This is a predicted structure of a 1521-nucleotide RNA (small-subunit ribosomal RNA) from an uncultured delta proteobacterium. The RNAcentral record of the sequence draws on ENA and Greengenes. Its mean pLDDT, the model's own confidence on a scale to 100, is 84.
RNA sequence: AGAGUUUGAUCCUGGCUCAGAAUGAACGCUGGCGGCGUGCUUAACACAUGCAAGUCGUACGAGAACUCUUUAGCUUGCUAAAGAUAGUAAAGUGGCGCACGGGUGAGUAACGCGUGGGUAAUCUACCUCCGAAUGAGGAAUAACCCGCCGAAAGGCGAGCUAAUACCUGAUAAUAUCUAUAGAACUUCGGUUUUAAAGAUCAAAGGUGGUCUCUACAUGUAAGCUACUGUUUGGAGAUGAGCCCGCGUACCAUUAGCUUGUUGGUAGGGUAAUGGCCUACCAAGGCUUCGAUGGUUAGCUGGUCUGAGAGGAUGAUCAGCCACACUGGAACUGACACACGGUCCAGACUCCUACGGGAGGCAGCAGUGAGGAAUUUUGCGCAAUGGGGGAAACCCUGACGCAGCAACGCCGCGUGAGUGAUGAAGGCUUUCGGGUCGUAAAACUCUGUCAAGUGGGAAGAACAUGUUUGAUGCUAAUAGCCAUCAUGCAUUGACGGUACCACUGAAGGAAGCACCGGCUAACUCCGUGCCAGCAGCCGCGGUAAUACGGGGGGUGCAAGCGUUAUUCGGAAUUAUUGGGCGUAAAGGGCGCGUAGGCGGUCUUUUAAGUCAGAUGUGAAAGCCCGGGGCUCAACCCCGGAAGUGCAUUUGAAACUAAGGGACUUGAGUAUGGGAGAGGGAAGUGGAAUUCCUGGUGUAGAGGUGAAAUUCGUAGAUAUCAGGAGGAACACCAGUGGCGAAGGCGACUCUCUGGCCUGAUACUGACGCUGAGGUGCGAAAGCGUGGGGAGCGAACGGGAUUAGAUACCCCGGUAGUCCACGCUGUAAACGAUGGGUACUAGGUGUAGGGGGUAAUGAAACUCUCUGUGCCGAAGCUAACGCAUUAAGUACCCCGCCUGGGGAGUACGAUCGCAAGAUUGAAACUCAAAGGAAUUGACGGGGGCCCGCACAAGCGGUGGAGCAUGUGGUUUAAUUCGACGCAACGCGAAGAACCUUACCAAGGCUUGACAUGUAUCUGCUAUCCUGUGAAAGCAGGAGUUCCUUCGGGACGGAUACACAGGUGCUGCAUGGCUGUCGUCAGCUCGUGUCGUGAGAUGUUGGGUUAAGUCCCGCAACGAGCGCAACCCUCACCCUUAGUUGCCAGCGGGUAAUGCCGGGGACUCUAAGGGAACUGCCUCGGUAACGGGGAGGAAGGUGGGGAUGACGUCAAGUCCUCAUGGCCCUUAUGCCUUGGGCUACACACGUGCUACAAUGGGUGGUACAAAGGGAAGCAAUACCGUGAGGUGGAGCGAAUCUCAAAAAACCAUCCCCAGUUCGGAUUGAAGUGCUGCAACUCGACUUCAUGAAAGCGGAAUCGCUAGUAAUCAUGGAUCAGCACGCCAUGGUGAAUACGUUCCCGGGCCUUGUACACACCGCCCGUCACACCACGAAAGUCAGUUGUACUAGAAGUGGCUGAGCUAACCCUUACGGGAGGCAGGUUACUAAGGUAUGGUCGGCGAUUGGGGUGAAGUCGUAACAAGGUA
Repeated sequence: AGAGUUUGAUCCUGGCUCAGAAUGAACGCUGGCGGCGUGCUUAACACAUGCAAGUCGUACGAGAACUCUUUAGCUUGCUAAAGAUAGUAAAGUGGCGCACGGGUGAGUAACGCGUGGGUAAUCUACCUCCGAAUGAGGAAUAACCCGCCGAAAGGCGAGCUAAUACCUGAUAAUAUCUAUAGAACUUCGGUUUUAAAGAUCAAAGGUGGUCUCUACAUGUAAGCUACUGUUUGGAGAUGAGCCCGCGUACCAUUAGCUUGUUGGUAGGGUAAUGGCCUACCAAGGCUUCGAUGGUUAGCUGGUCUGAGAGGAUGAUCAGCCACACUGGAACUGACACACGGUCCAGACUCCUACGGGAGGCAGCAGUGAGGAAUUUUGCGCAAUGGGGGAAACCCUGACGCAGCAACGCCGCGUGAGUGAUGAAGGCUUUCGGGUCGUAAAACUCUGUCAAGUGGGAAGAACAUGUUUGAUGCUAAUAGCCAUCAUGCAUUGACGGUACCACUGAAGGAAGCACCGGCUAACUCCGUGCCAGCAGCCGCGGUAAUACGGGGGGUGCAAGCGUUAUUCGGAAUUAUUGGGCGUAAAGGGCGCGUAGGCGGUCUUUUAAGUCAGAUGUGAAAGCCCGGGGCUCAACCCCGGAAGUGCAUUUGAAACUAAGGGACUUGAGUAUGGGAGAGGGAAGUGGAAUUCCUGGUGUAGAGGUGAAAUUCGUAGAUAUCAGGAGGAACACCAGUGGCGAAGGCGACUCUCUGGCCUGAUACUGACGCUGAGGUGCGAAAGCGUGGGGAGCGAACGGGAUUAGAUACCCCGGUAGUCCACGCUGUAAACGAUGGGUACUAGGUGUAGGGGGUAAUGAAACUCUCUGUGCCGAAGCUAACGCAUUAAGUACCCCGCCUGGGGAGUACGAUCGCAAGAUUGAAACUCAAAGGAAUUGACGGGGGCCCGCACAAGCGGUGGAGCAUGUGGUUUAAUUCGACGCAACGCGAAGAACCUUACCAAGGCUUGACAUGUAUCUGCUAUCCUGUGAAAGCAGGAGUUCCUUCGGGACGGAUACACAGGUGCUGCAUGGCUGUCGUCAGCUCGUGUCGUGAGAUGUUGGGUUAAGUCCCGCAACGAGCGCAACCCUCACCCUUAGUUGCCAGCGGGUAAUGCCGGGGACUCUAAGGGAACUGCCUCGGUAACGGGGAGGAAGGUGGGGAUGACGUCAAGUCCUCAUGGCCCUUAUGCCUUGGGCUACACACGUGCUACAAUGGGUGGUACAAAGGGAAGCAAUACCGUGAGGUGGAGCGAAUCUCAAAAAACCAUCCCCAGUUCGGAUUGAAGUGCUGCAACUCGACUUCAUGAAAGCGGAAUCGCUAGUAAUCAUGGAUCAGCACGCCAUGGUGAAUACGUUCCCGGGCCUUGUACACACCGCCCGUCACACCACGAAAGUCAGUUGUACUAGAAGUGGCUGAGCUAACCCUUACGGGAGGCAGGUUACUAAGGUAUGGUCGGCGAUUGGGGUGAAGUCGUAACAAGGUA
């Protein structure tokens, strides 16, 4: 510090996800040791048991027992007494403490907390310091004893007694209060202080010592003395109360709240201010700077994260607050409205004799419950701290320790060195090897931890006792006491722990996750969209580095992973540090309130600002330095920091505030100007429609074509007149005006704004604008008018599969007017307003100036508006660019992934329709913007092709052949499926082929190589059986030799053979197709952020990316063309088997013979054609025409097939990975099948006839084949053919007859003398081992359909189509197919509108598997969350009334009453208590609201789901933009 993920690729926007750190964690697997920490986050749920707050005898009274000793009585084991136990235990009165310490976070959004102040508005027990005092009396009461009640808890009555308990007087101040006079300070409220006067208020003793004085005269008491306590006052310290400034969560779908409320006066109350409370008076107080209400939450130091700013959090430790079963209340006290106190109410639990009682772990342990989840009913007061005490000491679940838990952090170990036959074994392999791996073994060492044995700390100093000394007290250097110092003694839970030494021993100690990318780490097997994985993208459908296992590797390590949560990355809420034309986002537009911001100069102040100082910012923590545990974690010491707050001193630039001035911002006055700016009234002509009349006759109208419709009752057309409503042609213009919506005939009137010129005036009066308020297209609503045309709805006609649409004929609301409402639009420049600045060019509208001019015009300068093009700059790009989307400032509005959704609920507005505001659950990993390359378009342009058109002939109808589908079958082997499968693989299935089926057999095999053992009978022949294969039996002695053996054959065993078994979607090779279409690319350069572009586009031209010109391109490659073959012409050479003109010979005739090379021909080599020549057009390329020529513009034909596309075809040609079979999916054999047959399709043949058919006659080819072959002449047969065999391995012989054509003749338009299917008979027939299934051929007989073929569709542009025959391959035989050959030999092409295919350019796109694309909505089914809903059940809260426990205050108090007073001693008074009553008030009750939540028949839309149904709305002009 980034990365993955939207796309075919790119840039951007934008979300999702990951890598990091952390945790009071939990879960899974695993687990050696130690140190230091931490440990109910959930039910503030309920709690058994034990412990957690007592102490003081130096405040007080009283005071046992067990037991022991002694004595007495004596019934010798009992009673009594005394002493000890013991002034002890336990209890009581009294004092102090229990308000600390410990727990928890329910409540609380608050002066609760934090921070800084105030208290002149206050208190403070114990402690410290400084003063003063401590005098005189009195009456009770608990304990105790007696009696009584009760189950218990507990209580009642009578009697006795003490105090540092209680009470009354005395005295008392610098205390308090009252009033007076003065001073100082002051926040002006008051405070402090001085003087003098009056009034009021105290106390308690205890312990030790000692007798100098007094009394009794032993010694004690008083006294004295020391310590301590008590009272009072002042000061301090500590702690607390109250008040104030600032800060402190979310919701506005909470906007108004408040009656003790806000203030005043008086009183009460408190330690103290205050409506804190009461009475009266006034009507205030709070709030958009967020009151009130709701939800959530203890706050902080800190902690986690982060570069920081921030964000999240508030366990442990520390500060504050609140709470103690729930609610209320007070008492005591210095402090409480009190965790281990009291009272009452409630819920719950327990005891009960049923009458009544007891209780409160959110103390420490522990239990149950809840939960994913959190420990021992431990030891000790040794240390630290606390309470009491004079002290010893006691108490202390605070605390110190130990236990449990890898919960966290830190440290250590599980060994180290050497060791290559690279062992065995595992895994893998291309079979060579590689790897685990120096790893192990082995050898040599070390000894941490654990284990055992032995030793063994620090933590301990106070205090107390005691020794010695000093000081104080005192007359005293006796003595006691107190204080201080010094030495000695005593005290350890942890713990025989830390630590140390020794012993032996490599011995006891490694796992977890991951290995497709992100992200370090790869292979084998299994599985086969299954099982499964997954944080995101995504893996898995037979070769999975992604699932499961193995091997190997990577990472971390006593841990490792997962889950959850927080921050980070995320600049993804943007202060630092984002945006709003098109990605989400500018309010529809004005006016304007609050607020924010604001021109120039000067002066003052000092609020902001800046600088210094002071205080504070607790400790701990973080950071730095140092130190202590062997290190570290951890701990200790010191420093720094703590960005803050407060006080104070100063500065005065800027902001602010006050004063003064200015004119440039803004405005006013004045001259001139343009305009569909607005309101109102009136006027006008054209057109449509309707009405009346005339003319006139059969149609009109409408459409793609029609029909509905109108018209003989007279339409349409035409002429004249009239009515009525609406809109204003031309002018008219990216012209004008307006804030926007919007505004268009003319005239008048009222009125707003704008522009411009020149001067004068005011003097910042400005900009923006949350709320607010006004305007606001169309449609819509209300009331009343109006209604010509147009025209939702509706009706009809068409179209269509349907057509609730598009088209047509009608037509109501509406459109128009008036007055109201609505308040929204793609209200768009998809661009808020204002100000300033930043190159230009060119239009246009309205003013003004200058030059010139009679004027118009022209040129030029300037202001304002409105357009276009462009620089810099900006932008993701497109684009914007003085009218900014540039550079800056100010103000407002708005955005934060897509969907759900502008929906639901709530609220406001509205008559309604609806508008405004505006979520969540759930779901997806994208949604989106701009641009790029393709592809596509019922987009455009240009061009080509038998593509159409023009023609000729076919197919589709018939019969047959052949292939395919289907069906059938034991099997009908397999493959090929639009073009580009279907007379295709197959250039030839009777057996074989053959892969299929049935049956019979074989198992190292029909075939190859090798090893081991045995055999030697080779081969071959014969016999039996059998359908054959095979099985069984017999005969049979080969060749070479180094004599071992080998070749060869057989048998057995093992490696292996074999497979037309699967996968053409694992492949090679080959092939088809677009397409013989003209394209496809590269290097360098340039442009672009980039994908990419350019080149290759453009203008011409061509069959062609062929060539030329131009050009940020310049070149190049694969294609095109040419080079190759063949045909057409000529020449040369050659002349047999070919040829025969001339010469000779011969025949009935024939190059038959001699000869010849002239010709034809044969086959080698050359020539020839290049737009070369002429002419016209053109810059050129090139094109048109012409000449010559056998051939003319590529001369005809062939071979030749770019980059690529179709997962095209082929594993059954061959090759090949993987998988599968191995007495079978291999091999052999016989027979069958591939030849089936209701049917459908493709490709062909033959026809339907007279341009023909039959018969007879007579011509003319080319190219081929031939030895297991072609076969002549001859003979036989009607014929297929047979007999026979001359010749020929072929320019020699042969197949071989060419046929159509031509000549002659018959047929005469018919199912025929057309047509030949089908069937019968036959063949000494042919081939073959064999023609039954299942060959072709021949003869005779039979003589079917078919009379030119619907929709549709195919081929062909010249020696072509059509037509005619010939040959060949395959092959024993079998050809209507295929391949090749020649003969005869046409018609037509205006042309490119249309159909199909293709090329180039351009355009649109939501497509990229690329239109056979994408994609929308209803319906049906399943699941999920949500809304509504009659209602129903909880919670919470308000109001009214009722109720009224305990308690406190008031009043009362005839009952009761010790202290004081009076008294005649009876009693009375003062005071008090019980009781009563009243005020307040908790729970409770009744009624009625608000609010929130659960459930809810039914219902509504939404989301998701593998291939469901119906249509086709959108994306291309998406077929109606």